[in-house]
RNA sequence: UAAGCAGGCCGGAUAAUCGCUGGUGCCCUUGAGGCACGAGAGGAAAGUCCGGGCUCCACAGGGACAAGGUGCUGGGUAACGCCCAGGCGGAGUGAUCCGACGUCAAGCGCAACAGAGAACAGACCAGCCUAAGCAGGUUUGUUUCACCUCCGACCCUCUCUCUUCUUGGAGGGGGCUGGGGCGAAGGGAACCUGCCGGUGAUGGGUGAAACGGUGGGGGGCGCAAGCCCUUAAUGUAAGAGCCCACCAGCAUCUAUGGUGACAUGGAUGGCUAGGCAAGCACCACCUGGAGCAAGGCCAAAUAGGGGAGCGCUAAGGAGAGUCCCGUCCGAAGCUCCCGGGUAGGUCGCUGGAGGUGCCGGGUAACCGGCAUCCUAGAUGAAUGAUUAUCACCCUAUCCAGGGGACAGAACCCGGCUUACAGGCCUGCUUAAAUA
Numbered sequence: 001u002a003a004g005c006a007g008g009c010c011g012g013a014u015a016a017u018c019g020c021u022g023g024u025g026c027c028c029u030u031g032a033g034g035c036a037c038g039a040g041a042g043g044a045a046a047g048u049c050c051g052g053g054c055u056c057c058a059c060a061g062g063g064a065c066a067a068g069g070u071g072c073u074g075g076g077u078a079a080c081g082c083c084c085a086g087g088c089g090g091a092g093u094g095a096u097c098c099g100a101c102g103u104c105a106a107g108c109g110c111a112a113c114a115g116a117g118a119a120c121a122g123a124c125c126a127g128c129c130u131a132a133g134c135a136g137g138u139u140u141g142u143u144u145c146a147c148c149u150c151c152g153a154c155c156c157u158c159u160c161u162c163u164u165c166u167u168g169g170a171g172g173g174g175g176c177u178g179g180g181g182c183g184a185a186g187g188g189a190a191c192c193u194g195c196c197g198g199u200g201a202u203g204g205g206u207g208a209a210a211c212g213g214u215g216g217g218g219g220g221c222g223c224a225a226g227c228c229c230u231u232a233a234u235g236u237a238a239g240a241g242c243c244c245a246c247c248a249g250c251a252u253c254u255a256u257g258g259u260g261a262c263a264u265g266g267a268u269g270g271c272u273a274g275g276c277a278a279g280c281a282c283c284a285c286c287u288g289g290a291g292c293a294a295g296g297c298c299a300a301a302u303a304g305g306g307g308a309g310c311g312c313u314a315a316g317g318a319g320a321g322u323c324c325c326g327u328c329c330g331a332a333g334c335u336c337c338c339g340g341g342u343a344g345g346u347c348g349c350u351g352g353a354g355g356u357g358c359c360g361g362g363u364a365a366c367c368g369g370c371a372u373c374c375u376a377g378a379u380g381a382a383u384g385a386u387u388a389u390c391a392c393c394c395u396a397u398c399c400a401g402g403g404g405a406c407a408g409a410a411c412c413c414g415g416c417u418u419a420c421a422g423g424c425c426u427g428c429u430u431a432a433a434u435a
Stems, first nucleotide, its partner, number of pairs: 001431010012390007020040002023037005028031001042406001046417002049415005054291004067287005072086005087101001088099004102282002107280002109276002124204003127199003133195008142186004147181002150179003154175008212247006218229004248272002250269008295347004305338006316329003354373008392403004
């Protein structure tokens, strides 16, 4: 210098005039009067999303169930779903940021689209294999049948020849048998081709996710099955987890460090177990309800309620036969008293888990001590408007002109979230350059 990360702060100032709402003081003509002085929106007053104070209602105490909420560990706090520090996982070169982050080897459930195949899955393309099954071909040997008559033996017969004759020799024909050749059929073996098939730790492709990774599997005899020796194991048609070894993960036990989450290591098992609980579920912890229109007090007119007295009574009723008199009860009305609620007024209402400064404890959130300050309280609901000067930003400059966001308390407080023109400060990271 450039790009970035984290945290904190400000959110115009002064004066004048005219108004508004409370407070204090004074004055009189005592009026919802006048005068003077002083006070009067925010960092979010917002959303009303969490947590508390306060008030009323309910509740003897304890437990269980339901419903709702929270969900790594430790700390802070009145409390929290907030804050601080740390662990683990993920992103980034880094400062730093993000995470509902307990349990899917208890059970149930779910998984769109794409893809051949999605939960005890799956041959689509390429590669490798051809063990099992089927079809065809070549070669080979064999069995049966037919044919040829090439060869040999034997039997019958004819001719020629040798010999006196027999015997012998040569040739022809027929029969039978053995061998050979050729052909057809059957079943067998080897090889080749194709189909089917195999291979999912061979690769590709799809997807959020495709069921962990690396290496190895000897020799002899035998047609084979198998046997023998060796080996960690001695596998297959094949690079088949079929077997073995190691690694990774996981489960159980355990050592060390740490308050803990957790980290590092050891032993055993010889399991390979996929994802989702912001699905049901399980586990641990928390929660009574309603809210200042809460709630308390004073209290008019009108209407209504209760009581006392008068009326000493109309109708009517009462007292063991009936009637009369007397006595008692008794409606309306009049007078007085009491209590509840409404309009209205008033309290709640703002001095409080309060602000500021210093000191101390703590990594921090935060806590403690001392000093000091008082800073809105309306109820159709005040907190405003105008002017001037200065400051800031823009129109390149002078002159001159223009601009200033988000937004308005309603019982109070602690948080979270959201909105916001413009500006200031601090710490840190990366890259380059200079000294």
Predicted 3D model of a 435-nucleotide RNA (Bacterial RNase P class A) from a bacterium. RNAcentral holds the sequence, with entries from ENA. The gene name in the source record is rnpB. Its Rfam family is "Bacterial RNase P class A". Rfam classes the family as a ribozyme.